The RNA shown here (transfer RNA) has 72 nucleotides and comes from a Candidatus Zambryskiibacteriota bacterium.
Rfam family: tRNA. Rfam classes the family as a transfer RNA.
The coordinates come from a structure-prediction model, not an experiment, and the mean pLDDT is 82.
It was read from a public genome assembly.
The source organism's lineage runs through Bacteria, Bacteria candidate phyla and Candidatus Zambryskiibacteriota.
[in-house]
RNA sequence: GGCCUUAUCGUCUAGCGGCUAGGACGGAGCCUUCUCAAGGCUCAAACCCGGGUUCGAUUCCCGGUAAGGUCA
Numbered sequence: 001g002g003c004c005u006u007a008u009c010g011u012c013u014a015g016c017g018g019c020u021a022g023g024a025c026g027g028a029g030c031c032u033u034c035u036c037a038a039g040g041c042u043c044a045a046a047c048c049c050g051g052g053u054u055c056g057a058u059u060c061c062c063g064g065u066a067a068g069g070u071c072a
């Protein structure tokens, strides 16, 4: 340098164009307990960036950026 793949809460991950963007761990609060742990309930927290297509994009297309793979 060419080609391929990937990018979603703090972390790991689900999401086949109309979702309140879901789950687990972690965090906060409440309940329970004499206290702690465990358990239960609730809450906060995310679509890499810029364009395009579309009535509508996390999802499709193009270009970037970053990471990984492969060939040289």
Base pairs, nucleotide, nucleotide: 001071002070003069004068005067006066007065010025011024012023013022018055027043028042029041030040031039048064049063050062051061052060